[in-house]
RNA sequence: GCCGCGAAAGGGCAAACCCGCGGUGACGCGGGGGCGCAAAGCCACGGGGCUCAGACGAGCCAGCCGGGCUGCCGAA
Numbered sequence: 001g002c003c004g005c006g007a008a009a010g011g012g013c014a015a016a017c018c019c020g021c022g023g024u025g026a027c028g029c030g031g032g033g034g035c036g037c038a039a040a041g042c043c044a045c046g047g048g049g050c051u052c053a054g055a056c057g058a059g060c061c062a063g064c065c066g067g068g069c070u071g072c073c074g075a076a
Stems, first nucleotide, its partner, number of pairs: 012037002017032006035063001041069003045066003048061005
């Protein structure tokens, strides 16, 4: 000097609720907000929940669980 582990700090995301827009709806996006989150980053693959002007079906939820993919900084 490099690599790994690794405390703190820094940094990240953003529930309810409110406003605006979109959607029949579940819900999504933007702004405010901050309950929480160490993958609360991404993927509807399995289970589950939910919606539909009515369903042969088409959708929504990744902040319900499992699984897959990816991943920041750092002292002794």

Predicted 3D model of a 76-nucleotide RNA (c-di-GMP-I riboswitch aptamer) from bacterium HR32. The sequence was found by an Rfam model in a public genome assembly. Of the family's consensus pairs, 94% are formed in the model. Model confidence (mean pLDDT): 86 of 100.